[in-house]
């Protein structure tokens, strides 16, 4: 790396560098952007994915298990549902639209 499992409608600000496009790939939309976006750096913050610490249940006690707390550690994240859709099924006046699932993607843990 392939692959496996889980989650993805909530949440999160400033300064500096820089100067043109950006929002994962392709397409169609829609949005952000010289009132300086995307990206990078510093500080800050959000968050309970994994570990640690701790509480409750249970137990004579301990381990395991289940449910909380904690931002201590390791990631991650801080425009818009993964911005929406494009594949399938269903509802529907078979138009618009809506629901569910898949595919792809992102994150965490595992994986040589």
């Nucleotide at each position: 790396a392939a692959c496996u499992u889980a989650u993805c409608g909530c949440g999160a600000g400033a300064g500096g560098u820089g100067g043109a496009g950006g929002g994962a790939a392709a397409u169609g939309g829609c949005c952000c952007a010289u009132u300086g976006a995307u990206a990078c750096c510093u500080c800050g913050g959000c968050a309970a994915c994994a570990g640690g610490u701790u509480c409750u249940a249970g137990u004579a006690a301990g381990u395991g298990u289940a449910g909380g707390a904690u931002a201590c550690u390791g990631u991650g994240c801080c425009a818009a549902u993964u911005c929406c859709a494009u594949c399938a099924a269903g509802c529907g006046u078979g138009c618009a639209g809506c629901u569910u699932g898949a595919a792809a993607g992102a994150u965490a843990a595992g994986g040589a």